RNAcentral holds the sequence, with entries from ENA. A computed fold for a 372-nucleotide RNA from an Alphaproteobacteria bacterium, annotated as Bacterial RNase P class A. NCBI's taxonomy places the organism under Bacteria, Pseudomonadati, Pseudomonadota, Alphaproteobacteria. Of the family's consensus pairs, 96% are formed in the model. It is recorded under the gene name rnpB. It matches the Rfam family "Bacterial RNase P class A". Gene Ontology terms of the family: tRNA processing, dimeric ribonuclease P complex and ribonuclease P activity. Model confidence (mean pLDDT): 78 of 100.

């Protein structure tokens, strides 16, 4: 210098003017206005404060709230799945292990069990799980010399994602773990590690191929619904209950049916009660909180100390203009001129994950080339 890997961080800056939400304080309005009530409300000024790294998707985990629930165990259903740690919790995060990729920095990885059972393995191929032989190789025998038949074989060819270990030497009629060496595999022992696992030695000629993001088995975890949760205040209408007054039948309905008798209910008005709709208030922001620093830990994270208070709307504020600068694009030789400022936007809160994002900045590391 070029090409890369990983992590962090910013998300236009400053000033002026105007406007808006919320909080606090003050002046005026005030014996005020709206409303049945609950409750809400004006105007002016000052001060403070006013979106995000993702506020997003609502995927996972919690707080909080209501409902359900005597305890324990189990069934069903759903989820998680190498080991150790971290945390309020997690499917997150950190550190490792195994496997795969890259020259490397580094990246990817749903990674328990296939010897409990069931199922599947398309096409191709002779054969897809149980041993099978299409071409080939070898032996025997026959031959019309093309080959046919019987047997042996699984090294070579062919099919396939996958064909009962791999390479080499020996061996053989040809072959084959048939024998041997190395690698792999299974079992046993020893050593290291908390563990996943790693290393070494011995024995065995090699065995029941793969798929569990197929059913399933094993281990662990899990009540349901969500701030339109929920709590309180509370008109009107319909409906419910009580009391009082009036009305009351010659009517209707029930007491299985018919007739008679009997009995109960059915009406109107007023007042009260209860529940609760519209409406209103709360829930609603001091919190697993931010920043700085010290200590423990490789780290995630934890502990101590100091400091700060940091949006709370609900017809829903967080905006606009100007100036200077900055960044990008275009024109231009330059000066300058013109245009533009990513993704997006709180609504109960928090920890994660995922997705979107113009343009930068910082740190550590790797490879190649060159110079000293």
């Nucleotide at each position: 210098u070029c090409a890369g890997g990983c992590g962090g961080u910013c998300g236009g800056a400053u000033g002026g003017c105007c406007a808006c939400g919320c909080a606090u304080g003050g002046g005026c309005a005030a014996u005020g206005g709206g409303g049945a009530a609950a409750c809400c409300c004006g105007u002016c000024c000052a001060u403070g404060u006013g979106a995000g790294g993702a506020a997003a998707g609502u995927c996972c985990g919690g707080g909080c709230u209501c409902c359900a629930c005597g305890g324990a165990a189990g069934u069903a259903c759903g989820g998680u799945g190498c080991c150790g740690g971290u945390u309020a919790a997690c499917g997150g995060c950190c550190g490792g292990c195994g496997g795969g990729g890259g020259c490397g920095a580094c990246c990817c990885u749903a990674g328990g069990g296939a010897a409990a059972g069931u199922g599947c393995c398309a096409c191709a191929g002779a054969a897809a799980g149980c041993a099978a032989a299409c071409c080939g190789c070898c032996u025997g025998c026959c031959u019309u010399c093309g080959g046919a038949c019987a047997g042996g074989u699984a090294a070579g060819g062919g099919u396939g994602a996958a064909a009962g270990g791999g390479u080499g030497c020996g061996g053989u009629a040809a072959g084959a773990g048939c024998g041997c060496a190395c690698c792999g595999c299974a079992c046993c022992c020893c050593c290291g590690g908390c563990g996943a696992c790693g290393g070494g030695g011995g024995u065995g000629g090699c065995a029941g191929g793969g798929c569990a993001a197929a059913c399933c088995c094993c281990a662990c975890c899990g009540g349901g619904a969500g701030c339109a949760a929920g709590a309180c205040c509370g008109a009107a209408u319909a409906g419910g209950g009580g009391c009082u007054g009036c009305a009351u039948a010659u009517g209707g309905c029930g007491c299985a049916c018919u007739u008679c008798c009997g009995u109960g209910c059915c009406g109107c008005a007023g007042c009260c009660c209860g529940g609760g709709u519209a409406g209103g208030u709360c829930g609603c922001g001091c919190g697993a909180g931010g920043c700085g620093u010290u200590c423990g830990g490789c780290a995630a994270c934890g502990a101590g100390c100091g400091u700060c208070c940091c949006a709370g709307a609900u017809g829903a504020a967080u905006g606009g203009c100007c100036a200077u600068c900055u960044c990008c694009c275009g024109u231009g030789a330059a000066a300058a001129c013109g245009g533009g400022g990513a993704c997006a936007g709180a609504a109960c809160c928090c920890g994660g994950c995922u997705u979107a994002c113009a343009g930068g900045c910082c740190g550590c590391c790797u490879g190649a080339c060159g110079a000293u």